[in-house]
RNA sequence: GCCUUCGUAGUUCAACGGAUAGAACUUCUCACUCCUAACGAGACGAUACAGGUCCGAUUCCUGUCGAAGGCA
Numbered sequence: 001g002c003c004u005u006c007g008u009a010g011u012u013c014a015a016c017g018g019a020u021a022g023a024a025c026u027u028c029u030c031a032c033u034c035c036u037a038a039c040g041a042g043a044c045g046a047u048a049c050a051g052g053u054c055c056g057a058u059u060c061c062u063g064u065c066g067a068a069g070g071c072a
Stems, first nucleotide, its partner, number of pairs: 001071007010025004018055001027043004048064005
């Protein structure tokens, strides 16, 4: 330098182009308990960035950035 795959809550993962992007763990609050743990209820929290296509984009296209792998 070229090619391929990937980038979504703090973490690990979902999501045929279509309802308010969903779940587990973590954190916080409440309840329970003599107290703590466990269990139960609830809350907070995310699509790498910029454009394009589309009635509608996490998904498709282009570019940039980043990660992993391959070729030279």

About this RNA:
Transfer RNA from a Minisyncoccota bacterium, 72 nucleotides, folded computationally. NCBI's taxonomy places the organism under Bacteria, Bacillati, Minisyncoccota. Model confidence (mean pLDDT): 82 of 100. Its Rfam family is "tRNA". It is annotated as a transfer RNA. Its family is annotated with triplet codon-amino acid adaptor activity in the Gene Ontology. The sequence is in RNAcentral, with records from ENA.